[in-house]
A computed fold for a 1724-nucleotide part of an RNA from a Candidatus Omnitrophota bacterium, annotated as large-subunit ribosomal RNA, half A. Rfam family: Bacterial large subunit ribosomal RNA. Its family is annotated with ribosome and structural constituent of ribosome in the Gene Ontology. Taxonomically the source falls in Candidatus Omnitrophota (Bacteria, Pseudomonadati). The sequence was found in a public genome assembly.

Context: one part of a larger RNA
RNA sequence: GGCUUAUGGUGGAUGGCUUGGCAGAAGCAGGCGAAGAAGGACGGGGUAAGCUCCGAUAAGCUCCGGGGAGUCGCAAACAGGCAUUGAUCCGGAGAUUUCCGAAUGGGGAAACCCACUCCGAAAAAAGCGGAGUAUCUCUUACUGAAUACAUAGGUAAGAGAGGCUAACCAGGGGAAGUGAAACAUCUCAGUAUCCUGAGGAGAAGAAACCGCAGGGGAUUCCCCCAGUAGCGGCGAGCGAAAAGGGAAGAGCCUAAACUCUGGCAGUUAAUGUCAGAGGGUUGCGGGACUUUCCAUAAAGUGGUAGAGGGAUAGCAGAAUAGGCUGGAAAGCCUAACCGCAGAGGGUGAAAGUCCUGUAUGCGAAAUCCCAAAGCCACAGGGAAGUAUCCCAAGUACUACGGGACACGAGAAACCCCGUAGGAAUCCGGCCUGACCACAGGCCAAGGCUAAAUACUCGCUUCUGACCGAUAGUGCACAAGUACCGUGAGGGAAAGCUGAAAAGUACCCCGGUGAGGGGAGUGAAAUAGUACCUGAAACCAUAAGCUUACAAGCGGUCGGAGCCCUGCUUUUUCUUCAGAAAGAGUGGGGUGACGGCGUACCUUUUGCAUAAUGAGCCGGGGAGUUACUCCUGUAUAGCGAGCUUAACUCCAGUUAACUUCGGAGGUAGGCGUAGGGAAACCGAGUCCUAACUGGGCGCUUAGUUAUACAGGGUAGACCCGAAGCUGGGGUGAUCUACCCAUGGUCAGGAUGAACCUCGAGUAACAUCGGGGGGAGGUCCGAACCCGUCAGUGUUGAAAAACUGUGGGAUGAACUGUGGGUAGGAGUGAAAGGCUAAACAAACCCAGGGAUAGCUGGUUCUCCCCGAAAUAACUUUAGGGUUAGCCUCGAGAUUGGGAGAUGGGGGUAGAGUACUCGAUGGGCUAGGGACCCUACCAGGUUGCCAAACCCAACGAAACUCCGAAUACCAUUUUCCUCUAUCUCGGGAGUCAGUCUACGGGCGAUAAGGUCCGUGGUCGAGAGGGGAACAACCCAGAUCGCCAGUUAAGGUCCCUAAAUGCAGGCUAAGUGGAAAAGGAUGUGAAAUCGCUUAGACAACCGGGAUGUUGGCUUAGAGGCAGCCAUCAUUUAAAGAGUGCGUAACAGCUCACCGGUCGAUUACCUACCAUGAAAAUGGUGGGUGCGAUUUUGCGCCGACAAUAAUCGGGGCUAAGCCUGCUACCGAAGCUGCGACCCUGUACUCCAAGGUACAGAGGGUAGGGGAGCAUUCCACCACAGUGAAGCGGAAGCGUAAGCGACCGUGGAGUGAGUGGAAGAGAGAAUCCCGGUAUAAGUAGCGAAAAUCCCGAUGAGAAAUCGGGACGCCGAAAGUCUAAGGUUUCCUGGGGAAGGUUAAUCCGCCCAGGGUUAGUCGAGCCUAAGCUGAGGCCGAAGGGCGUAAGCGAUGGAGAGCCGGUUAAUAUCCCGGCACCACUUCUCUUUUGUGCUGCGCAAGCGGUAAGCCUAAGGAUGACGCAGGAAGUUAAGCCAGCUCCGUGAAGACUUACGGAGUCCAAACCUGUAGCCUCGUAUAUUCAGCGAGGUGAGGGGUGUAAGGGAGUCCGAGCUACGGCGAGGGCAAACUGGUAGAAACUAAACUGCCGAGAAACAGUCCUGAUGGCGAAAGGGAGGAGUGUUCGUACCGCAAUCCGACACAGGUAGACGGCCAGAAUAUGGUAAGGCGCUC
Repeated sequence: GGCUUAUGGUGGAUGGCUUGGCAGAAGCAGGCGAAGAAGGACGGGGUAAGCUCCGAUAAGCUCCGGGGAGUCGCAAACAGGCAUUGAUCCGGAGAUUUCCGAAUGGGGAAACCCACUCCGAAAAAAGCGGAGUAUCUCUUACUGAAUACAUAGGUAAGAGAGGCUAACCAGGGGAAGUGAAACAUCUCAGUAUCCUGAGGAGAAGAAACCGCAGGGGAUUCCCCCAGUAGCGGCGAGCGAAAAGGGAAGAGCCUAAACUCUGGCAGUUAAUGUCAGAGGGUUGCGGGACUUUCCAUAAAGUGGUAGAGGGAUAGCAGAAUAGGCUGGAAAGCCUAACCGCAGAGGGUGAAAGUCCUGUAUGCGAAAUCCCAAAGCCACAGGGAAGUAUCCCAAGUACUACGGGACACGAGAAACCCCGUAGGAAUCCGGCCUGACCACAGGCCAAGGCUAAAUACUCGCUUCUGACCGAUAGUGCACAAGUACCGUGAGGGAAAGCUGAAAAGUACCCCGGUGAGGGGAGUGAAAUAGUACCUGAAACCAUAAGCUUACAAGCGGUCGGAGCCCUGCUUUUUCUUCAGAAAGAGUGGGGUGACGGCGUACCUUUUGCAUAAUGAGCCGGGGAGUUACUCCUGUAUAGCGAGCUUAACUCCAGUUAACUUCGGAGGUAGGCGUAGGGAAACCGAGUCCUAACUGGGCGCUUAGUUAUACAGGGUAGACCCGAAGCUGGGGUGAUCUACCCAUGGUCAGGAUGAACCUCGAGUAACAUCGGGGGGAGGUCCGAACCCGUCAGUGUUGAAAAACUGUGGGAUGAACUGUGGGUAGGAGUGAAAGGCUAAACAAACCCAGGGAUAGCUGGUUCUCCCCGAAAUAACUUUAGGGUUAGCCUCGAGAUUGGGAGAUGGGGGUAGAGUACUCGAUGGGCUAGGGACCCUACCAGGUUGCCAAACCCAACGAAACUCCGAAUACCAUUUUCCUCUAUCUCGGGAGUCAGUCUACGGGCGAUAAGGUCCGUGGUCGAGAGGGGAACAACCCAGAUCGCCAGUUAAGGUCCCUAAAUGCAGGCUAAGUGGAAAAGGAUGUGAAAUCGCUUAGACAACCGGGAUGUUGGCUUAGAGGCAGCCAUCAUUUAAAGAGUGCGUAACAGCUCACCGGUCGAUUACCUACCAUGAAAAUGGUGGGUGCGAUUUUGCGCCGACAAUAAUCGGGGCUAAGCCUGCUACCGAAGCUGCGACCCUGUACUCCAAGGUACAGAGGGUAGGGGAGCAUUCCACCACAGUGAAGCGGAAGCGUAAGCGACCGUGGAGUGAGUGGAAGAGAGAAUCCCGGUAUAAGUAGCGAAAAUCCCGAUGAGAAAUCGGGACGCCGAAAGUCUAAGGUUUCCUGGGGAAGGUUAAUCCGCCCAGGGUUAGUCGAGCCUAAGCUGAGGCCGAAGGGCGUAAGCGAUGGAGAGCCGGUUAAUAUCCCGGCACCACUUCUCUUUUGUGCUGCGCAAGCGGUAAGCCUAAGGAUGACGCAGGAAGUUAAGCCAGCUCCGUGAAGACUUACGGAGUCCAAACCUGUAGCCUCGUAUAUUCAGCGAGGUGAGGGGUGUAAGGGAGUCCGAGCUACGGCGAGGGCAAACUGGUAGAAACUAAACUGCCGAGAAACAGUCCUGAUGGCGAAAGGGAGGAGUGUUCGUACCGCAAUCCGACACAGGUAGACGGCCAGAAUAUGGUAAGGCGCUC
């Protein structure tokens, strides 16, 4: 380390439970709101964060009822109250009801700010309290323009509206995904969605109807008609109506004619017109009109009334005891009782009689609902006649263009709309599916109308073969919460102690921890608030076995050893209860060693595959449901019939309702008759003129219900897109561009125009000096950008860091506020950007889009069992039909062998045909040459047709031609349904290798395409080392039986070291070719050989001659020619080497030596023990050639790597023979199951016999388990669940018993399903692995001492050291929102620890007339009226809002733990009110009144309106100043070494505002002063700075005192005293400054204020100015962070973030280096 067991931890499955959901039934209600809603914000409790309740009268107030003992909500505790004088609580009616919200006085960033008018109290003002003040519409009144009347308009009063709300309803607009296997008409669909409007319903509605019956009689809804008639790229699909049966039931009012009245026009009138009243309301036409008659009723409508009933609190309500078990009785036992009550819930387990309830009966002061009678009011009826009148007009209708009707323009009626035209009045008009005629029906162009119907945000009661915490709503719980997102929007997790808190007093360990151990409570604490049960993964501890020379799907089969244990038995000991040891027989744990053996799923021709998927465990997770729409099977009822639908009634099911049930209901459906296009005929009919003809029929079985299977329509087995939408919304806090208003750019360099001076020119030009300061100029910080490289890449960072780089006065950068948006914006253009996403954003919806595609699809057993082919296919990885499979029914075929009979044109063969092709012959023709005047002629080793001979090739040649195959016959044999037909259900359409026959290819491919078989596929077993396809062989199960196949038999490894004969020497065997080779065996042929072969050795190898020629030479041997002759045993005018040429050495050839059988090999025989010996027979040398067996070389790659290995000379190869081994084959024995037959006989059973049982897709059959329901049972003497487990079953599974657990559960028989998990990169949760690994976020840096503490690297104090210092310091805007300060704490957060913290708890903290907001306006936004638009809405005037701008009155010092221009001290200033004083102008005229007084006015004064100002660019340089520095001086202190003093040196300090007075430098205007410019001066305006006062104050180094603490060194809150407080230098980007100069791009608005003018307004005897006193000055912000650990980046994140100050030394500088103040050392 492994396995097992036990005990724990972790975790939260399972079981049980249910407060919550889901689906319904019945009833109620169907709205709330300007009398301020819905919904919120903020508050309210003694202590109070959340929910609930409530509203400053604030967990509540008043009254009326109910009720009757406790109570102050969830929710404890403390404190304190209330209550029989009736509390809390419940119901009804009231009161109060902050602020926002339609929000309504104006504004606004919802819950805030600011007003006006009237009233009230206070002297007044301000402030306070109360009421009112929005807009639109209508009505009324008043008023009133251009413009006379009038109208528009204005003002007021009264009434109404506005907004919210789940679905239902009507109307106005109106998609797309999809389907059509593409797509455009079409479909989806008038759906989704937007808008408007209404109600409890809405809509429709009393025929210009339906229709064809001489019928019906408003509308709506249900059934049916009917998937019919029809419509339709006549595709996909869409799809009526009438009639019939039901529910309900209801009818009316105007306009007109006519009459009357009134107004107006008309001179009066006639007449016309308007208004009112009467009249009148219909289609067998009606009415007016005329005449005449009857009736005043019933019924109705609107009010009123309110018998009675109901709702909102409640009340009464029968009946049990004892014993036993137990913690507890309701359980069990015994004995009772009630019942119009045995529904339900609770009570310590299971209760009719304990509680609450239930059946039944009763009840309301108050409010509300329904509502009968009664009463009041109102209108309301007919008949006859027919001369005249009336009967709904830009209407009907027509044309064109559309829409809607089931109906897509169609023959297209009817209905509706737009444009244009445009009737009739009863002798009229419309309709009846083009149109016309006839006939019929009906009266449009005005209106109202209940019920039956649809829906449920709500309230009450009830139900469930609905769920039970991953389920059921997203939510059983502080859930639309936490959290995410700018926003629209998205959106969780999370239940359980116990009967009762009896929630562990007390003790111990520990940090006064966390946690634990005792004790105690309790039935139980392994029920201890991390709490019922408590599975698995995972993690430990203990024990048994095993493991350190050993190889792998980790198992299985066998199995040694060790350990535990039951039973039996024996022996020993013994305290007599047992113990120990042994043996036997079982069970369990482990498992040395051996045999065999490459997971699972999916997808595939084929997977161990290195092809897919899964870390593991637990839970969830996929063929369902609806629709009598279709088909089939089974079963049941009835049967030429079967059956009801809607609907109605009844009241059985232990309360009611529903469901179910019963009774009705016959409308309708299917069937009973077919044929035909139809008329029509009919067991026939049609075709035809007509059939002896043919087609389709007739010679009967259906129908209803249930279940199952399949199909159709629906999301239709589940999960999964990218996308689409003339769908609706949300976003420009990022970014693009634009608009408005602000801000920023150290320093240095260059030196344009122009000016001036000088030179120069006739004059220019031109040159030089000086001034000047231009520029999409240069260098270079901030700032902006992002060139290159490196790092980073699970980062510090979802784009950065480091170094380097580009721009840096411009087309620059940037802040704030705005605008533009989804087929749209914006774009110096990259398809860039539009919130980390862009060739069309995001969110929600259509929506479960679609997916011929991928993945997944869950228990068992039994029977059968494919295909990867054809045809067609916008088809090729998809389909349809056929083929092949299965199930059922019915027929009676099929296959094989033999025999017989057929046709054929393949293999082969052939070359007669056709085509190709070779040689020869023969010979036309042609070429060449010769000859030739021409015609002719000749030769030919050239080409060559035809013909002949010889030899050939052919898929598309055949004079021929098989084997097989195929077809048929059969009185033969075998098989025994293998065959066919009909019907239900499929799957298959990617095939693979191998053998043979072929095509393509290269007679390549593990290639490809066909054919015929086989195997695999879907097939295990044996062999082939291993190896789907090859060889053998087809696995139902068991056996420690037999026998074989392929293949094997030395060892691994079962079986022959078998037999006989050969071969091989190469490890050939145990890879390979052309080619090569005296390898070797066998066979054959031809030569030589005792006349001496062959080999070897010795010798000869000569002469003419150096042949001739050639040549410098050529003598056998450079070359050419010739190659003779002689001597010989033999010898070439020479086979090689060699020389300059010779020479020399060789060879051919000849002779000699040697001598092939006395030998060797071998066979047989004999002797012998053997060794051996002897005999007999056979063979033998040399050379050449051919055939053949087995070998050799050729032969180079990465592991030894081409026998499976060892190894083998056979254990190799060939031939023959005999044994044996060898499989899941065959056999034997036993078992299961299926089929058939027979018997038994009714049991899907038994017996006998025979046969079958590999299996993917797939078909068929039979079962197991889970949840719920019914009946029936079990349970505290212990249910379910969980952990084990004997045993049972072929399997799914079942399960006694033990433990745990502590309240429910189950057998059997039926029923109903959310009904079975290992895989879906599945979902959720838990927990592993990697791994104690990576990492701990800038390399600015730490160290020491002390303190605190349980504990200190990090906390605190001190001392060193280090870092930043145009920041890493300070202020401040945005943003954050308490993070600020103090005390306490340490669980969690902090990348470590923590005594510490931006963490947790508690308390505290933000003070304003003068800072900011409040005033004004910009871009822009809103917008009374208005204009436009299907609606929503868009634009916009007046008006308003809106800062980033304008305006605008406070400074210095001190103080707190935390605030300060806010508090305090001192010194100031502003506005308004009022009083007092003073000054200027003025005090006139006039009406009424007795007067007081009231009123009108002139001058005058004030004011509104008006005008001016307010008011603006960029760049540049210069001047005057100041800030902030530096230096000196001065003051104090220190050092000064024996003392004193000082020079000297060192250190520190040397500071002071607003305001008031003063008005300087400078600038502007005017004057002097002129056409222009100017010095100076004067006037006015503006105006830094300085001076004085402020300031005898304050500040101030220092020094003294000092609470307290102390480590005795010091530290130290607080307080007292208090010096100097001058000058110089340099000098800003700040101020003067709205200056000046230059330039072109020509550079906001408005209020207040100021000035001018000034009313028609006001005052008018007062108005204005000045001085002083008194009073008032409300509201909001104010803490803290703010280049960052408090903001934006998910983080205590190396990133981003506007503005101001920003010292010193060096330096041009804000660069760079160092440093001060100040701040830090970056949380291992």